[in-house]
RNA sequence: GAAGUUGUAGCUCAGUGGUAGAGCAAGUAGCUGUUAACUACUCAGUCAAGAGUUCGACUCUCUUCAAUUUCU
Numbered sequence: 001g002a003a004g005u006u007g008u009a010g011c012u013c014a015g016u017g018g019u020a021g022a023g024c025a026a027g028u029a030g031c032u033g034u035u036a037a038c039u040a041c042u043c044a045g046u047c048a049a050g051a052g053u054u055c056g057a058c059u060c061u062c063u064u065c066a067a068u069u070u071c072u
Stems, first nucleotide, its partner, number of pairs: 001071007010024004018055001026042005048064005
């Protein structure tokens, strides 16, 4: 330099144009002689950034940024 992949909660990841979710972690309560386990609830997102298309975008298009793979 060229061509790809990825970017969503503290972490690991879903989400094929119509209200952003799960597990783990964290907190509170219950249970228990105490802890652990278990149960219930809570907390936690400008969906990497910007623009465009659309009635409507995490999702489609373009640009940029970051990480990563291959080739040169």
Transfer RNA from Streptomyces fumigatiscleroticus, 72 nucleotides, folded computationally. It matches the Rfam family "tRNA". It was read from a public genome assembly. The prediction has a mean pLDDT of 81.